[in-house]
């Protein structure tokens, strides 16, 4: 100082369009099922505005090296490009094992 195991680990969402699936209901009919309307749903797809940072990434900079200045390191700060906005996963950072390097 870097990797791997295992605990913990925030945060931020709604609408529509079509399709898909329950349930009602109404009509058809070969009584097997078909149509349409309706309400929902953490499912698919496209869209539309909104938000969130704590992977990574840019930016500034308290301060660090140095006599000074320059260079060059630097945040959970900041921008949000990436990424995220049910669960999963993912996550900076903490604790712990364990293995490599200086």
């Nucleotide at each position: 100082c870097c990797g791997c195991g295992c605990g913990g680990g925030a945060g931020a969402g709604c609408u529509c369009u079509c399709c898909c699936g329950c349930c009602g209901a109404u009509c058809c009919c070969c009584a097997g099922g078909g149509a349409u309307c309706g309400u929902c749903g953490a499912g698919g797809u496209g869209a539309g505005c909104g938000c969130c940072g704590a992977a990574g990434g840019g930016g500034c900079a308290a301060u660090c090296c140095c006599u000074c200045c320059c260079c060059g390191g630097a945040a959970c700060c900041u921008c949000u490009c990436a990424g995220g906005c049910g669960c999963c996963a993912g996550g900076a950072c903490c604790g712990u094992g364990c293995g490599g390097g200086a």
Model confidence (mean pLDDT): 80 of 100. A computed fold for a 102-nucleotide RNA from uncultured Nocardioides sp., annotated as Glycine riboswitch aptamer. NCBI's taxonomy places the organism under Bacteria, Bacillati, Actinomycetes, Nocardioidaceae, Nocardioides.